[in-house]
């Protein structure tokens, strides 16, 4: 080039086309002799981008950009 898988909080991952979540990290508060442990709580998001369908897209169409793989090519 070609064909395929992927992208969502800081990290790992969820999430029938109908309120974006968890667990770990983060902060607070408690509990403790005292902690990195245990409970309770609070913050945290352009769902990669851009356009389309739909009442309604994190989901489904296009195309573009990162990652991954595989394949041909040419050196």
């Nucleotide at each position: 080039g070609c064909c395929g898988g992927u992208g969502u909080g800081g990290c790992u991952c969820a999430a029938u086309g109908g309120u974006a979540g968890a667990g770990c990290a983060g902060c607070g508060c408690a509990u403790u002799c005292g902690u990195a442990a245990u409970g309770c709580g609070c913050a945290g998001g352009u769902u990669a981008g851009c356009g389309g369908u739909u009442c309604g897209a994190g989901u489904c169409c296009g195309c573009u950009c990162g990652c991954c793989g595989g394949c041909u090519c040419c050196a």

This is a predicted structure of a 75-nucleotide RNA (transfer RNA) from Candidatus Sordicultor fermentans. It matches the Rfam family "tRNA". From the family's description: Transfer RNA (tRNA) molecules are approximately 80 nucleotides in length. It was read from a public genome assembly. The coordinates come from a structure-prediction model, not an experiment, and the mean pLDDT is 80. The source organism's lineage runs through Bacteria, Atribacteria, Atribacterales, Candidatus Caldatribacteriaceae and Candidatus Sordicultor.